[in-house]
Transfer RNA from an uncultured Bacilli bacterium, 74 nucleotides, folded computationally. The coordinates come from a structure-prediction model, not an experiment, and the mean pLDDT is 80. Its Rfam family is "tRNA". It is annotated as a transfer RNA. The sequence was found in a public genome assembly.
RNA sequence: GCGCUAGUAGCUCAAUAGGAUAGAGUACUUGGCUACGAACCAAGGGGUUGUGGGUUCGACUCCUGUCUAGCGCA
Numbered sequence: 001g002c003g004c005u006a007g008u009a010g011c012u013c014a015a016u017a018g019g020a021u022a023g024a025g026u027a028c029u030u031g032g033c034u035a036c037g038a039a040c041c042a043a044g045g046g047g048u049u050g051u052g053g054g055u056u057c058g059a060c061u062c063c064u065g066u067c068u069a070g071c072g073c074a
Base pairs, nucleotide, nucleotide: 001073002072003071004070005069006068007067010026011025012024013023019057028044029043030042031041032040050066051065052064053063054062
């Protein structure tokens, strides 16, 4: 330098041949339980889906620039 894959909540991941409010586990906060904790039960907060732009009535999903990481080729 060229090609491929990935980037979504603090962390690990879902959700796509475009569709209705973007979810789960864990962590965190509060309450219950307990002599006190852990565990367990209930509730809650937390995301402009890496980033800029485009297509569309509608984009996590499609197109494009770019950044980061991994892999391969030279």